[in-house]
RNA sequence: GCGGGUGUGGCGGAAUGGUAGACGCAGAGCACUCAAAAUGCUCCGCCGCAAGGCGUGGGAGUUCGAGUCUCCCCACCCGCACCA
Numbered sequence: 001g002c003g004g005g006u007g008u009g010g011c012g013g014a015a016u017g018g019u020a021g022a023c024g025c026a027g028a029g030c031a032c033u034c035a036a037a038a039u040g041c042u043c044c045g046c047c048g049c050a051a052g053g054c055g056u057g058g059g060a061g062u063u064c065g066a067g068u069c070u071c072c073c074c075a076c077c078c079g080c081a082c083c084a
Base pairs, nucleotide, nucleotide: 001080002079003078004077005076006075007074010025011024012023018064027043028042029041030040031039045054046053047052057073058072059071060070061069
């Protein structure tokens, strides 16, 4: 350099044009307990007191609507080529 793949919360992952993060792990609060473990209930992306706003590696486009389709770029992985 060429070809292919991957990129989503703290972690594993789901959704393949129509409510992003289902489900699980980790975490927080409460209940139970003398206390703890176990168990149960609630919460758990970011900003915000709230209302609300933002968010799928970054940017642009198509669309009523994009994590998903198109283009450019970045990072990582695999293969090929090149290189004394």

The RNA shown here (transfer RNA) has 84 nucleotides and comes from an uncultured Rhodobacteraceae bacterium. The sequence was found in a public genome assembly. It matches the Rfam family "tRNA". The family's RNA type in Rfam is transfer RNA.